A computed fold for a 107-nucleotide RNA from Geobacter sulfurreducens PCA, annotated as SAM riboswitch aptamer (S box leader). Lineage of the source: Bacteria > Desulfuromonadia > Geobacterales > Geobacteraceae > Geobacter sulfurreducens. It matches the Rfam family "SAM riboswitch aptamer (S box leader)". Rfam's curators write: The SAM riboswitch is found upstream of a number of genes which code for proteins involved in methionine or cysteine biosynthesis in Gram-positive bacteria. Its mean pLDDT, the model's own confidence on a scale to 100, is 87.
RNA sequence: AACUUAUCAAGAGCGACCGAGGGACAGGCCCGGUGACGUCGCGGCAACCUCCCCAUGGGGGGAAGGUGCCAAUUCCUGCGAGACCGACAGGUUUCGGGAGAUAAGGA
Numbered sequence: 001a002a003c004u005u006a007u008c009a010a011g012a013g014c015g016a017c018c019g020a021g022g023g024a025c026a027g028g029c030c031c032g033g034u035g036a037c038g039u040c041g042c043g044g045c046a047a048c049c050u051c052c053c054c055a056u057g058g059g060g061g062g063a064a065g066g067u068g069c070c071a072a073u074u075c076c077u078g079c080g081a082g083a084c085c086g087a088c089a090g091g092u093u094u095c096g097g098g099a100g101a102u103a104a105g106g107a
Base pairs, nucleotide, nucleotide: 003105004104005103006102007101008100013042014041015040016039017038021031022030023029025078026077027076028075043070044069045068048066049065050064051061052060053059054058074099079096080095081094082093083092084091085090
């Protein structure tokens, strides 16, 4: 890196440095010299793994350790199906996929 499984509608700041892009990709729509993004320090959120209890494909606890995260539902959509509205184009919505992110695992 690929694969497998699970989750993704909640939650989370203040400084310093840097200096123009950033939000994965495409189309939108947003954020950004009132300094974004990124890096560092301290802080916080959360609970995938480790830990403890019940006793078991599960439930609960805690938050010391290993990650992760701290704009917008994974910001929305990107493929399919159903329902509703519409003359059509298309729109609204539900479900399922695909892609992506995070964790753990085996080889």